[in-house]
RNA sequence: CGCUCAUCGAGAGCGGUGGAGGGAUGGGCCCUUUGAAGCCGCGGCGACCGGCGGGGUAAAAGCCCCGUGGCAGGUGCCAACUCCCGCGGAGGAUACUCCGAGAGAUGAGUC
Numbered sequence: 001c002g003c004u005c006a007u008c009g010a011g012a013g014c015g016g017u018g019g020a021g022g023g024a025u026g027g028g029c030c031c032u033u034u035g036a037a038g039c040c041g042c043g044g045c046g047a048c049c050g051g052c053g054g055g056g057u058a059a060a061a062g063c064c065c066c067g068u069g070g071c072a073g074g075u076g077c078c079a080a081c082u083c084c085c086g087c088g089g090a091g092g093a094u095a096c097u098c099c100g101a102g103a104g105a106u107g108a109g110u111c
Stems, first nucleotide, its partner, number of pairs: 002110007013042005021031003025086004043078003047075003050071001051068007082103001087100005
């Protein structure tokens, strides 16, 4: 990288450096010289894993379920629903609303 599974309307920013981009992609819209990305420091959030507690099953190992952040250890994250739309469908009035797929992100697992 690929594949599988789960989740994605919650939450959480300051300083230094840097100097023009950023929000994955096309379109829209937005953020940004009142300072973008990147990097560094400190701070914060609490989703998954892990830890802890309880339960089910089992001879045991193990597997499954529930709770827990007054456990912050690992990963991740800290504008806007994953910013919105894109493909298919339903309702409706062209506006718009809803459902699903795809894509993407993150975690866990796997060759």